The prediction has a mean pLDDT of 83. This is a predicted structure of a 73-nucleotide RNA (transfer RNA) from Mayamaea pseudoterrestris. Its Rfam family is "tRNA". Its family is annotated with triplet codon-amino acid adaptor activity in the Gene Ontology. NCBI's taxonomy places the organism under Eukaryota, Sar, Stramenopiles, Ochrophyta, Mayamaea.
């Protein structure tokens, strides 16, 4: 120092010719139970790593950063 992949909820991860932001565990509240777990119904949670650009419109697409990982020197 080259080059690849990864960043999306508290956690482990999904998404998409560019137009809805999701799922499981986990948190809460309900229901049930003597009271608990197991279960079942509900709901809360996120400026999709930053910045700039292109587009009518960007988690996605282009360029720079940033960190994390892995290969080469």
């Nucleotide at each position: 120092g080259u080059c690849g992949c990864a960043a999306u909820a508290g956690c482990u991860c999904a998404g998409u010719u560019g137009g809805g932001a999701g799922a499981g565990c986990g948190c809460a509240a309900g229901a049930c139970u003597g009271a608990a777990g197991a279960u079942c119904u509900u709901g809360a949670g996120g400026c999709c790593c930053a910045g700039u650009g292109u587009u009518c419109g960007a988690u996605u697409c282009a360029c720079u950063g940033u960190u994390g990982c892995g290969a080469c020197a």